Description: A computed fold for a 108-nucleotide RNA from Robertmurraya kyonggiensis, annotated as SAM riboswitch aptamer (S box leader). It was read from a public genome assembly, where an Rfam model found it.

RNA sequence: UUCUUAUCCAGAGAGGUGGAGGGAUUUGGCCCUAAGAAACCUCGGCAACAGACUCAUUCUAUGAGAACUGUGCUAAUUCCAACAAGCAUAUUGCUUGAAAGAUAAGAC
Repeated sequence: UUCUUAUCCAGAGAGGUGGAGGGAUUUGGCCCUAAGAAACCUCGGCAACAGACUCAUUCUAUGAGAACUGUGCUAAUUCCAACAAGCAUAUUGCUUGAAAGAUAAGAC
C1' cells in the first nucleotide's frame, strides 16, 4: 500500500511552545479560530478493538467485569449534504442503502 471483518446519534481537557488557519479530499452549506487555528510537548481523561487477567455458563467458545499492555479518541452524528431508492404537508424535509473516510483486528 491492498484485501477481509467489526464499529462509527454515547463518552472524555487543562497547561506550555507556536502564530493563521482548521473541521480527510472536491463542491455547496454551516461552524470553530488573535478571548489564539494547525502542529508539537507535558499531565490528565474517555472508551473497551486486540493481548494478558477475574467470574459465570451451554467451556477449542460466549457473556459479564476490570483497565495492566498495544492502539485509538478527547467541538458540533464521520458537523451536514452530494449517489440510488422510497415517503411527505414538496424550490424543501425525512427514512433506508451505497460510496468515500476514520479506528481496531487479521491476511498478503